[in-house]
RNA sequence: CGAGCCCGUCGGACGGUCGCGGUCGAAAGACCGAGGAAAGUCCGGACUCCAAAGGGCAGGGUGCUGGAUAACUUCCAGGCGGGGCAACCCGACGGAAAGUGCAGCAGAGAGCAGACCGCCGAUGGCCUUCGGGCACAGGCAAGGGUGAAACGGUGGUGUAAGAGACCACCAGCGUGGCGGGUAACCGUUGCGGCUCGGUAAACCCCACCCGGAGCAAGGCCAAGCAGGGACUCGACGGCCCCUCGAACAGUCCCGGGUAGGCCGCACGAGCAAGUCGGCAACGGCUUGCCAAGAUGGAUGACCGUCCUCGACAGAAUCCGGCUUACAGACGGACUCGCAUC
RNA sequence: GCCCCCGUAGCUCAGGGGAUAGAGCAUCGGUUUCCUAAACCGUGUGCGGCAGUUCGAUUCUGCCCGGGGGCG
Numbered sequence: 001c002g003a004g005c006c007c008g009u010c011g012g013a014c015g016g017u018c019g020c021g022g023u024c025g026a027a028a029g030a031c032c033g034a035g036g037a038a039a040g041u042c043c044g045g046a047c048u049c050c051a052a053a054g055g056g057c058a059g060g061g062u063g064c065u066g067g068a069u070a071a072c073u074u075c076c077a078g079g080c081g082g083g084g085c086a087a088c089c090c091g092a093c094g095g096a097a098a099g100u101g102c103a104g105c106a107g108a109g110a111g112c113a114g115a116c117c118g119c120c121g122a123u124g125g126c127c128u129u130c131g132g133g134c135a136c137a138g139g140c141a142a143g144g145g146u147g148a149a150a151c152g153g154u155g156g157u158g159u160a161a162g163a164g165a166c167c168a169c170c171a172g173c174g175u176g177g178c179g180g181g182u183a184a185c186c187g188u189u190g191c192g193g194c195u196c197g198g199u200a201a202a203c204c205c206c207a208c209c210c211g212g213a214g215c216a217a218g219g220c221c222a223a224g225c226a227g228g229g230a231c232u233c234g235a236c237g238g239c240c241c242c243u244c245g246a247a248c249a250g251u252c253c254c255g256g257g258u259a260g261g262c263c264g265c266a267c268g269a270g271c272a273a274g275u276c277g278g279c280a281a282c283g284g285c286u287u288g289c290c291a292a293g294a295u296g297g298a299u300g301a302c303c304g305u306c307c308u309c310g311a312c313a314g315a316a317u318c319c320g321g322c323u324u325a326c327a328g329a330c331g332g333a334c335u336c337g338c339a340u341c
Numbered sequence: 342g343c344c345c346c347c348g349u350a351g352c353u354c355a356g357g358g359g360a361u362a363g364a365g366c367a368u369c370g371g372u373u374u375c376c377u378a379a380a381c382c383g384u385g386u387g388c389g390g391c392a393g394u395u396c397g398a399u400u401c402u403g404c405c406c407g408g409g410g411g412c413g
Base pairs, nucleotide, nucleotide: 001337002336003335004334006332007331008330009329010328012306013305014304015303016302017301018300020033021032022031023030024029035312039323040322042321043320044319045318046317047214048213049212050211054241055240056239057238059210060209061208062207063206064078065077066076067075068074079093080091081090082089083088094205095204099203100202101199102198116144117143118140119139120138123137124136125134126133127132152170153169154168155167156166157165171195173192174191175190176189177188178187179186180185218263219262220261221260227254228253229252230251231250232249233245234244235243270289271288272287273286274285275284276283277282307310342412343411344410345409346408347407348406351366352365353364354363359396369383370382371381372380389405390404391403392402393401
């Protein structure tokens, strides 16, 4: 210098005038006023109501190990597998020798299978010039061919031809010992039968987790109206048990009225700096700060200066994640290649 | 705002892992008719998009896109 990979930060700046929402104030006025994703609503919690959230079945979710956390389908570290020359990236990554199911077409055969081409024809039969030849019965699974997948690979022994039939090495599986690690797992060594296929984002099995609904939850005040019907159980809105409440009350349905206000609702698993512990995620301590809160729903317009001329997009109960969208700018760590010193 | 459901031919719907994805109506062409309709015969057209699981995806899973509904 070029190519790449990972992590983090910012995402127009400053000043003025006017306007809009909020808080404080008698007023003048002062202060605050969108995001890294506010988004999708995909997970997890807080909070509220269902009496409490107890047990079992059903249903759903998660799935290597250890840790972090309020919790998680998240994060960190490690293991294993795959990709890349590498930095590094990706992985729904328990179980298929518990059971059931599925595998179209092709192919001889698709699950403890099978013989189309092929090889042999030792044994038995016939012929013989005694070298051998012929056809069948039969044997075989090495080679070809089909397929996503065909019951280990290489070499040798063996044989008529062959075959884990036998042997050596290798791969894989099961099992035992030793060493390392908290563990997943790794290394090494012995034995075994020689190989036990795929699919669980098919049913299922194993382990762990999950009660349901959602701020239009829910509570209070004010105004207004017209009652009627069904049921005896309801809370429980999958079912059963337990528990609790009620029996003149409760639940549901139809009809009628209202279309107002307040709370929930902005101090919180909060933010920033420093420091300590930890590889890290994260946690502890100290100091400082208060940073939108609407309910037809506020963030804009204009002017001046400057630059690289500005993307995706805008709160609606809150918080932690994931995913998706995003012009550009900056900082740091690392890898590969080329050149030069 | 919160919570659900659905995307298959031009329209209305089947199919819920196995290959040519069907049915009805519609379109187009033909037969019939003087012409049209009806009838009969034939034809074309598709699984919202991108990834993943699987030998194989319209179907199973995830993420987007579009549409519809409920709740004061």
Molecule: RNase P RNA; transfer RNA
Organism: Actinomycetota bacterium